[in-house]
Context: one part of a larger RNA
RNA sequence: CCCUCGUUUAGGAACUCGGCAAAACAAUGGCCGUACCUUCGGUAUAUGGCCUACCCUGCCUCGCAAGAGGCCAGGGUCGCAGCUAAUGAUCUCAAGCGACUGUUUAACAAAAACUUAGGUCCCUGCUCAAGCCGAAAGGCUAUGUAUAGGGGCUGAUGCCUGGCCAGUGUCAGAACGUUAAGGGGAGGUGUGAAAGCACCGAACUGAAGCGCUGAUGAACGCCGGCCGUAACUAUAACGGUCCUAAGGUAGCGAAAUUCCUUGUCGGGUAAGUUCCGACCUGCACGAAUGGCAUAACGACUUGAGAACUCUCUCAACGAGGGACUCG
Numbered sequence: 001c002c003c004u005c006g007u008u009u010a011g012g013a014a015c016u017c018g019g020c021a022a023a024a025c026a027a028u029g030g031c032c033g034u035a036c037c038u039u040c041g042g043u044a045u046a047u048g049g050c051c052u053a054c055c056c057u058g059c060c061u062c063g064c065a066a067g068a069g070g071c072c073a074g075g076g077u078c079g080c081a082g083c084u085a086a087u088g089a090u091c092u093c094a095a096g097c098g099a100c101u102g103u104u105u106a107a108c109a110a111a112a113a114c115u116u117a118g119g120u121c122c123c124u125g126c127u128c129a130a131g132c133c134g135a136a137a138g139g140c141u142a143u144g145u146a147u148a149g150g151g152g153c154u155g156a157u158g159c160c161u162g163g164c165c166a167g168u169g170u171c172a173g174a175a176c177g178u179u180a181a182g183g184g185g186a187g188g189u190g191u192g193a194a195a196g197c198a199c200c201g202a203a204c205u206g207a208a209g210c211g212c213u214g215a216u217g218a219a220c221g222c223c224g225g226c227c228g229u230a231a232c233u234a235u236a237a238c239g240g241u242c243c244u245a246a247g248g249u250a251g252c253g254a255a256a257u258u259c260c261u262u263g264u265c266g267g268g269u270a271a272g273u274u275c276c277g278a279c280c281u282g283c284a285c286g287a288a289u290g291g292c293a294u295a296a297c298g299a300c301u302u303g304a305g306a307a308c309u310c311u312c313u314c315a316a317c318g319a320g321g322g323a324c325u326c327g
Stems, first nucleotide, its partner, number of pairs: 001322008010313002014311001019308001029051004037042001039156001053077006059070004078082001083088001090306007097298002102114002118154007131140003157293004162223003167220002169216005176211003182205002187200005224242005251285001252282001263279005
């Protein structure tokens, strides 16, 4: 000097990206008592307070008794300390995300990712369901039958889920147009003396598809610009105009989304690029690619506080094991 551990005056997070690590509180003992919120189940062992050893007396229950058990009431003894050792929760406030239990990158990621119950859409009527595996036979689905099976999206619950079918997709449409091989064969060419043989070939006929017509968004998706206007100013309920398939509704909003930006105001601090509450000027939120809330839950993320401490001010001492020296 390194590792592991122990102790420490005063202070107590001043450390640090961050209380990381450590410490402390801490009995799944008893008694008392317990807020906000809430889906009325919870939250909750919330938070918080008190007691605890031993001896004597009295009391109660069971038992024939011996005795066992209970715990209340009173009194007393000892110690700094009575759950006397060991083991054995830190807690609170606020916000984000995800409802929850669960699952995951065996060996850098456990999460806000996946799943989930619930919602909704599509396919499937079974003498081979749809879908999937397999040249096939056959098998799964299923010895099931639409309250069943398969697939997509969303993701408890509550309140809701706006406009656009122009593009793309899907579905429907006994008409019409276009459309291949095939059918058809007017007409023609070569050759030949001819019969013939060979070849080219118009009309007409001819499927799906495409065109065409319509529907469809919890299908893929999309959801404007400029100018003017009110008796201070400012702003614009209002008006004009251009474009579009239609111009973003409710709700939310500097947000896990805000560039400018440490936006502005308020709160918290002596001091706050973080945090909380508002505002709305949304670079570039927005409604099952779900929107907004939400009790409970979380080795999740963020901010604040109490308690506590060698994290620190700032070091010191000690133990064990190394390193090091000698052997």
Record summary
This is a predicted structure of a 327-nucleotide part of an RNA (large-subunit ribosomal RNA, domain IV) from a Patescibacteria group bacterium. Model confidence (mean pLDDT): 85 of 100. The full RNA is in RNAcentral, with records from ENA. It matches the Rfam family "Bacterial large subunit ribosomal RNA".